[in-house]
Background: A computed fold for a 91-nucleotide RNA from Firmicutes bacterium HGW-Firmicutes-14, annotated as c-di-GMP-I-GGC riboswitch aptamer. It matches the Rfam family "c-di-GMP-I-GGC riboswitch aptamer". The literature on the family includes a 2017 paper in Proc Natl Acad Sci U S A by Weinberg et al., "Bioinformatic analysis of riboswitch structures uncovers variant classes with altered ligand specificity". Its mean pLDDT, the model's own confidence on a scale to 100, is 84. The organism belongs to Bacillota, within Bacteria.

RNA sequence: CCCGAUAAAGGCAAACCCGCCGAAAGGCGGGGGCGCAAAGCCACGGGUCUAAGGGUGGGGGUUACCCCCUACGACAGCCGGGCUGCCGAAG
Repeated sequence: CCCGAUAAAGGCAAACCCGCCGAAAGGCGGGGGCGCAAAGCCACGGGUCUAAGGGUGGGGGUUACCCCCUACGACAGCCGGGCUGCCGAAG
């Protein structure tokens, strides 16, 4: 350095619930604990989600919405990549 124990010391925290922020995706805080050896950080490539906005669309007839397009928004616990990092058995 690779690697990753039924090791030790610690760490993070899915669903769900509550509060706040946001148009939404989602984020932050508290509870919770499915999991995680980078589940630490970075939207660089791919991917996924959202669409305030836009439309010459559908529907309706004053209300109630639906459909289509778009990321500059979001996700690092989707896959790659980059940066950083605790511990140390076997090999």